This is a predicted structure of an 85-nucleotide RNA (c-di-GMP-I riboswitch aptamer) from a Rhodocyclaceae bacterium. Of the family's consensus pairs, 95% are formed in the model. NCBI's taxonomy places the organism under Bacteria, Pseudomonadati, Betaproteobacteria, Rhodocyclales, Rhodocyclaceae.

RNA sequence: UCGAGAACAGGGCAAACCGCAGGAAACCGCGGGACGCAAAGCCCAGGGCCUACAGCGUGCGCGCCAUGGCCGCCGGGUUGCCUCG
Numbered sequence: 001u002c003g004a005g006a007a008c009a010g011g012g013c014a015a016a017c018c019g020c021a022g023g024a025a026a027c028c029g030c031g032g033g034a035c036g037c038a039a040a041g042c043c044c045a046g047g048g049c050c051u052a053c054a055g056c057g058u059g060c061g062c063g064c065c066a067u068g069g070c071c072g073c074c075g076g077g078u079u080g081c082c083u084c085g
Base pairs, nucleotide, nucleotide: 002085003084004083005082012037013036017032018031019030020029022027035072041078042077043076044075046074047073048070049069050068055064056063057062
């Protein structure tokens, strides 16, 4: 440096759900809580997905739309613990 993860050490993160706060919503911050995770550390919205306040259209039912979100869907960049090869 590359590959691998059954077990070991020190540990780390934290889904659903609940409380409080924010938001039109998607979603999100903090606390509780653990389904899981070897990068579920950090950065990027490229593919994909979610929402649609405003706006546009409308047959008034709704449709379109990201300028709003999600990286714990995929992917890219970058750093890193233990063990084995």